RNA sequence: AGAGUUUGAUCCUGGCUCAGGAUGAACGCUGGCGGCGUGCUUAACACAUGCAAGUCGAACGGUGACACCUGCUAUUUAUAGUGGGUCGAUCAGUGGCGAACUGGUGAGUAACACGUAGGUAACCUGCCCCGAAGAGGAGAACAACUCUACGAAAGUGGAGCUAAUACUCCAUAAUAUCGGUCAUUUAUUUGGCCGAGGAAAGCUCCGGCGCUUCGGGAGGGGCCUGCGGCCCAUCAGCUAGUUGGUAGGGUAACGGCCUACCAAGGCUAUGACGGGUAGCUGGUCUGAGAGGACGAUCAGCCACAAUGGCACUGAAACACGGGCCAUACUCCUACGGGAGGCAGCAGUGAGGAAUAUUGCACAAUCAACGCAAGUUGGAUGCAGCAACGCCGCGUGGACGAUGAAGGCUCUAGGGUUGUAAAGUCCUUUUAAGAGGGAAGAGCAAGGACGGUACCUCUUGAAUAAGUCUCGGCUAACUACGUGCCAGCAGCCGCGGUAACACGUAGGAGACGAGCGUUAUCCGGAUUUAUUGGGCGUAAAGCGCACGCAGGCGGUCGAGUAAGUCGGGUGUAAAAGCCCCGGACUUAAUCCGGGGAGGUCAUUCGAUACUGCUUGACUUGAGAGCGGGAGAGGGAAGUGGAAUUCUCGGUGUAGUGGUGAUAUGCGUAGAUAUCGAGAGGAACACCAGUGGCGAAGGCGGCUUCCUGGCCCGUUUCUGACGCUCAGGUGCGAAAGCGUGGGGAGCGAACGGACUUAGAUACUCCGGUAGUCCACGCCGUAAACGAUGGGUACUAGGUGUAGGAGGCGUAUAGUCUUCUGUGCCAAAGCUAACGCAUUAAGUACCCCGCCUGGGGACUACGGCCGCAAGGCUAAAACUCAAAGGAAUUGACGGGGGCCCGCACAAGCAGCGGAGCGUGUGGUUCAAUUCGAAAAUACACGAAGAACCUUACCUGGGCUUGACAUGGCGGUAGUAGCGAAGCGAAAGCGGAACGAUCCUUCGGGAAGCCGUCACAGGUGCUGCAUGGCUGUCGUCAGCUCGUGCCGUGAGGUGUUGGGUUAAGUCCUGUAACGAGCGCAACCCUCGCUGCCAGUUAUAAGUGUCUGGCGGGACUGCCGGUGACAAACCGGAGGAAGGUGGGGAUGACGUCAAGUCAGCAUGGCCCUUAUGUCCAGGGCUACACACACGCUACAAUGGCCGGUACAAUGGGUUGCCAAGCCGCGAGGCGGAGCUAAUCCUCAAAGCCGGUCUCAGUUCGGAUUGUAGGCUGCAACCCGCCUGCAUGAAGUUGGAGUUGCUAGUAAACGCGCGUCAGCAAUAGUGCGUUGAAUACGUUCCCGGGGCCUUGUACACACCGCCCGUCACGUCAUGGGAGUUGGUAACACCUGAAGACGGUGGGCUAACCGCAAGGAGGCAGCUGGCGAAGGUGGGACUGGCGACUGGGACGAAGUCGUAACAAGGUA
Repeated sequence: AGAGUUUGAUCCUGGCUCAGGAUGAACGCUGGCGGCGUGCUUAACACAUGCAAGUCGAACGGUGACACCUGCUAUUUAUAGUGGGUCGAUCAGUGGCGAACUGGUGAGUAACACGUAGGUAACCUGCCCCGAAGAGGAGAACAACUCUACGAAAGUGGAGCUAAUACUCCAUAAUAUCGGUCAUUUAUUUGGCCGAGGAAAGCUCCGGCGCUUCGGGAGGGGCCUGCGGCCCAUCAGCUAGUUGGUAGGGUAACGGCCUACCAAGGCUAUGACGGGUAGCUGGUCUGAGAGGACGAUCAGCCACAAUGGCACUGAAACACGGGCCAUACUCCUACGGGAGGCAGCAGUGAGGAAUAUUGCACAAUCAACGCAAGUUGGAUGCAGCAACGCCGCGUGGACGAUGAAGGCUCUAGGGUUGUAAAGUCCUUUUAAGAGGGAAGAGCAAGGACGGUACCUCUUGAAUAAGUCUCGGCUAACUACGUGCCAGCAGCCGCGGUAACACGUAGGAGACGAGCGUUAUCCGGAUUUAUUGGGCGUAAAGCGCACGCAGGCGGUCGAGUAAGUCGGGUGUAAAAGCCCCGGACUUAAUCCGGGGAGGUCAUUCGAUACUGCUUGACUUGAGAGCGGGAGAGGGAAGUGGAAUUCUCGGUGUAGUGGUGAUAUGCGUAGAUAUCGAGAGGAACACCAGUGGCGAAGGCGGCUUCCUGGCCCGUUUCUGACGCUCAGGUGCGAAAGCGUGGGGAGCGAACGGACUUAGAUACUCCGGUAGUCCACGCCGUAAACGAUGGGUACUAGGUGUAGGAGGCGUAUAGUCUUCUGUGCCAAAGCUAACGCAUUAAGUACCCCGCCUGGGGACUACGGCCGCAAGGCUAAAACUCAAAGGAAUUGACGGGGGCCCGCACAAGCAGCGGAGCGUGUGGUUCAAUUCGAAAAUACACGAAGAACCUUACCUGGGCUUGACAUGGCGGUAGUAGCGAAGCGAAAGCGGAACGAUCCUUCGGGAAGCCGUCACAGGUGCUGCAUGGCUGUCGUCAGCUCGUGCCGUGAGGUGUUGGGUUAAGUCCUGUAACGAGCGCAACCCUCGCUGCCAGUUAUAAGUGUCUGGCGGGACUGCCGGUGACAAACCGGAGGAAGGUGGGGAUGACGUCAAGUCAGCAUGGCCCUUAUGUCCAGGGCUACACACACGCUACAAUGGCCGGUACAAUGGGUUGCCAAGCCGCGAGGCGGAGCUAAUCCUCAAAGCCGGUCUCAGUUCGGAUUGUAGGCUGCAACCCGCCUGCAUGAAGUUGGAGUUGCUAGUAAACGCGCGUCAGCAAUAGUGCGUUGAAUACGUUCCCGGGGCCUUGUACACACCGCCCGUCACGUCAUGGGAGUUGGUAACACCUGAAGACGGUGGGCUAACCGCAAGGAGGCAGCUGGCGAAGGUGGGACUGGCGACUGGGACGAAGUCGUAACAAGGUA
């Protein structure tokens, strides 16, 4: 630091995803040790049990045991009982201090709660420290205790006794405090004087510890303020103690904190109020930073303690382990009544993916109490559990190649695992055993941890490796299994028989006591952009204007110092972070020191810029004066042309309309034409990328009213400016309301066409509407898809309106201002393009965007009469959606050109019969393949058996065939009789071998066995090779250069020309390659040479070979001085002379695994192999390719003429003879220019005379011939007989441009024979037509254009309907939650009131009083009840649309002119 993913490819936009780091984690697999940390994120859910706050006897009364002293009594020295005192101790109680700390949790809280900086002249402060002063006198009780009563208990009542550092009173007292007064102060300051006024406690170990008052300090706290830190505006208005004042109350203290009265204020777009969420911070994680996210552990603050309320005590609480009340829950109960609060430490249940021991100790630190010793402390220190995290260590080291065995793989050679193992020599961290053994402790003793850390010795490589991944991103590859199955997957995507992507194995990679997965956060993401983005077409400029707030603002001065800049000071706790040093062997960790960190506060200074105050200026802006153009707006009037209608005239049968029709109109007189009239709407020509307007928009002419703009002048004002959230106004068409108007046009509607349908396009009619007035609506592709303003930055050329100069002056030309177009430089842009009218360079202000769909939607709100508009989500779903450009392909786009493509012709096919092939059907089998063109007389150049692959049946199993290993075999191999059998096969008599030899044997053969053979079994979508087709079409590419960010382009396009990318020319291209052409073969003319054969010979008609000839070479014309074309001459041949061979890059996953070869898979007594028979030849039918015909240009009979290519020795076969004939006999000749092979149409003559015939020959009968082992299924030929359909063929369709079509025969291959009418050659006879390129082509080429196509139009793609799944809106209702409000009831409690109850201290001799307590009561008051609303959830018959889903249905809307843009 980037990468993957939209496309055929490219650039851009844009989202999704990945690699990194982190965690209080969880889950899966695995797990040796140690150190240091961390450990209920969920139910602030409920809790059994134990512990977590006590301490002081030096405050007090009491208490019992021991010891000592002492008195008394009893008794035998001693002991027992009893009294007093001392010491030390102490359960319960009085009293003091503590219990407000520590510890837990994060529910609530959006707040002065927190952070930071300040204030407090508006305050408090126990214990501690310093200073000053003081402590005199007196009194009354209450616990404990005793007695008693009630109760199950908890507990409570009554009577009596008693102490104090408990309580009360009196005295004394200051500079507390209060009041008054005088002076003083900015001040409620300070000082003086007067008055009022309130204190105390003792204990003692004699050292001391306490007590009271005042002043000060330290530390702690209360309150106030500036600033800072979440989301929603689909929450826009909120507020009645509300805002302020006066008085009072209350508090430690200011204050509506509370009460009464008065006033009507206060807050809010700089976001009040409401809703949602949330403890805040130091910090933590991440990031280059700015930021973003988080707020566990540790530390600071806050809040809370089952839920809600309340006060008491106290220095401090409205109090976690205190109290009262209410509520819910749990427990005890004798049913009367009581008890409780783990969000302390352990622990339990529950919840949950998930989070530990009912441990040890007060040894250390710290806290409370105490004079102290000390006691207590689940704070804390330790230990236990957990790989939860971080850090460290180990599981051995060295040598060791027959590169062992085994595994895996393999091209069978090898490779790999791999120095890895084994083996040899070492070591002992760790482990186990044994011994020693701390520091942590201060003056002695005292150590939970702990017999721990650590040290020494012994034993022995011994006790210790996994997890994930291996298609790309992303390091790491093979085999087998599976076969769109099972499965994987973070994204792209893998899997449909050769999966590096699934599963397993081997191997490899990464990390390592861990490794993966999941979840979450930051990063990458410049993907919310301050740093650091955009808005013409990708998402994005409000339809336009005016304009308040706000933001920004010209020139020159002066002042100020808010912003800004610099310095100082304070603070920003500690921890953390960075640096340095140190302690644990190291590290993590810990300790010490230094530094950094704020948008903070304060102070001093600077004054360029901004702000503020003030003075001036004219260039911004505005005004005046003089000119100018204009469909700018409003109102009134007026004009002609045209359409329609009405009336009248002429006139007669049609008219109108369309691609073509029809509906319609018309003999009741249309259309056409002439005249007159009515009415409404719109204004031809002028007219122009001309004008005006802010936009929408504005068009005959005239008048009136009125807005803006431009030019000139430089007269006036003196920054008066720009932009603009909200707001206000204008705003096409359609639509709405009321009233008019209505000619033409014309939604809806009716009819006519078209069509499969036609709710459309076309036509005939036609209502709203279009028009006017007034009022709504407020939207458009309201577009330049481009907000407004200002300034700057090359030009050229039009056009509109002004002004000025020159000018031979209506011309022309130069300059300038304003508007409006085109082209183009720099620059910008993803590209297209923009380019002084910017999309360039800058500044100011506003609006808007942040993936596609859902969604220009729902809900809510506002507006509207309605239609609807404005604002505007989410669930869910996809990995894209998109922009520009490129190459193709395609178009019912365009241009040019070619082709038997059409046209012009000739002959056919399609109808008949037959042959052949195919489909279909049938069958035991009818083997298989070929399927538009490019399958269908195709593979097949020839199925009776064979072929043969199919079927039925019968056999064989190392096999019909090949190779190798091992074993065996001498009457062996071979040949093979009888017998069974359809054959194959089984069977085995008789006969009977070969080569080498070292004489042992070996080879071959045979038998057995093991490897293996074999397969026309599958996959042509795993392949090679070959082939078809586009197409003998003229194309397809490359190198270098140039252009483009790039795909790519250029070259190869353009102008000509050609059969041709053929050539010329132009040209940022210059060249080159594969194709074209030529070179090759053949035919035509000709020369030479040779010649078996031909011929009688010469000879050369003939055969073969080698040459010549044709090149637009010559002439004329056209053309660009070109290429070339046209015409001509000569010539056998003329513009590639005819034909053949030759098939570019590629396309169709085209064809072929059955020609051959071949990977993989499958079968192996069968899918192999042998045999017999059958089938491939079936037959209602359909198609394709052919043959023969339908006749007189003919049939038949007779006579007669002329070829060429070829083939031939298991072959062609002459003459002659036989047979009507097929054929037979025969045997000459020929291994071939030698022998064999009648040509036919044609010509001559005759006959037939238009008919199902003397046409036609199917079909059938019969008699024969030939081939062959064999013609039944199932061959060919011949004779005789039979004589079918058929009289020229519908729609449609094929071939052919000259020696061609058509017609005629002949040969050959295959082959025993033949179903050949096929295929392939050969010659004979021998035409017609082509104006031409408009049209057809599922023919082609080039250029161009559009595209949403790229599997490329057989493409893509839209909507309804049907089915399934999912989320969501509405919905009669129903059921929860939350916060308020109104009314009712109203606990505890403090405050107030109250008198007729009770009452130790004080006053009083007493009576009584003061004071207190209880009771009652008032307002307040938690909770509860009732009620109507608000907000927000769940469910909900039915219903609306939406998304997704396999190959459903109907149509064809869009993309090409998408067939109606």